[in-house]
This is a predicted structure of a 490-nucleotide part of an RNA (small-subunit ribosomal RNA, 5' domain) from an uncultured soil bacterium. It matches the Rfam family "Bacterial small subunit ribosomal RNA". Gene Ontology terms of the family: ribosome and structural constituent of ribosome. RNAcentral holds the full RNA, with entries from SILVA. The coordinates come from a structure-prediction model, not an experiment, and the mean pLDDT is 83.
Context: one part of a larger RNA
RNA sequence: GAUGAAUGCUGGCGGCGUGCCUUAGGCAUGCAAGUCAAGGGGGCACUAAAAAAUCGUAAGAUUUUUCAGUGCAACCGGCAGACGGGUGAGUAACGCGUAGGAAUCUACCUCUAGGUGGGACAUAGCUAUCCGAAAGGAUAGGUAAUUUCCCAUAGUCUCGUAAGAGUAAAGGACUUAACGGUCCGCCAAGAGAGGAGCCUGCGUCCUAUCAGCUUGUUGGUGGGGUAAAAGCCUACCAAGGCGAUGACGGGUAGCUGGACUGAGAGGUCGAUCAGCCACAACUGCACUGAAACACGGGCAGUACAUCUACGGAUGGCAGCAACCGGGAAUAUUGCGCAAUGGGGGAAACCCUGACGCAGCGACGCCGCGUGAAGGAUGAAGGCCUAUGGGUCGUAAACUUCUUUUGAUAAGCCGUUCACAGCUUAUAGAAUAAGCCUCUACUAACUACGUGCCAGAAGUCUCGGUAAUACGUAGGAGGCAAGCAUUAUCC
Repeated sequence: GAUGAAUGCUGGCGGCGUGCCUUAGGCAUGCAAGUCAAGGGGGCACUAAAAAAUCGUAAGAUUUUUCAGUGCAACCGGCAGACGGGUGAGUAACGCGUAGGAAUCUACCUCUAGGUGGGACAUAGCUAUCCGAAAGGAUAGGUAAUUUCCCAUAGUCUCGUAAGAGUAAAGGACUUAACGGUCCGCCAAGAGAGGAGCCUGCGUCCUAUCAGCUUGUUGGUGGGGUAAAAGCCUACCAAGGCGAUGACGGGUAGCUGGACUGAGAGGUCGAUCAGCCACAACUGCACUGAAACACGGGCAGUACAUCUACGGAUGGCAGCAACCGGGAAUAUUGCGCAAUGGGGGAAACCCUGACGCAGCGACGCCGCGUGAAGGAUGAAGGCCUAUGGGUCGUAAACUUCUUUUGAUAAGCCGUUCACAGCUUAUAGAAUAAGCCUCUACUAACUACGUGCCAGAAGUCUCGGUAAUACGUAGGAGGCAAGCAUUAUCC
């Protein structure tokens, strides 16, 4: 000098930051990923119109049906849940950083030039019956689609030397008298952008009281496998491969941009912010998908917890808050989608604990204030004294003035405004100073008390009757809404 700090004493305001470093311990409760009705069939509610029936002398009332519109949500279907958010357990590794490479994929977006014909089988919802405490499930019937399947067509696509062979699609809304038009889609292909996977050179902590390690191990051929190169996997063959330039083992650790310090070289660290990686109670596995082996998806095992009618079933905060525990120690079960960004949608809009704000903490940095000018009888009082005086000290009182901040009151503001902000007026010096030190290092000294006691101390040391070193007082020095101590790094 620095800190994500803690502790003691003290504490007025604002701005900007920042806040579980420990148990990757456990978690009540709420929220954190939905959206599309312009893909689909039906359901419920409401509104308007028409028709029919019943009642009524009539006016009218009720019910049913049809069509249209609006709203609601369950289901099928589409897109998004692989982003955003958290954490650093593991990892000494192509994990990261940097520089390259070739054997790859790419939803949404942009551009280019084409296509979008015909048919069919199911299934949810629904209805009926049944089982179960629940979670949930079974059987039968029947139905739709931008769900699924088949046929046709096929060039710039794939395979092939060629001949040739192979692979596709889905409709919807608005409008029009109709043909048709506009928009959103769908299919195949080419290019781009952005993204992702793979390989390689170099760099990347300590330890030799770890010296030898390795059998898919090193290479080849055949086969398999992947989007893709490859022992990635497998059969066979060969016997290789790595190592004192430190293999193998052990310990520790996420890496980087950067941060702190230092004249620099260097040393130490990796909170917040940004990039990459890894993980989601622990272990393993695949499914879907353009992409996951998937935090708020699935399956299995394990541990823990909850419900139970004892047969079974359910859960995963290292998301935001909150709680228990641990700890020297770290916040609100807040407001809002107004802004920025993201998902869905034709749009309106919906969702968004991302984010924007507010709350708490002097945790940090910065700024402001606690009044300004005048004022000597150098008041009273305290302390010291050589008893003359000295000092606190222009300090106070007193006079004049100001109102930052705070208090009270009224008003204003933007396309959209959660929060914030702005203007004006009123009264009143009012609401606001502490902490550490005073032997030397080291700026700052006297008195009293104590008497190797009580105590101090970073070091040397101080204290045993004149202690500038302990305690108190007066005075002084330093810093100041802080000051000191402890811990750690340079």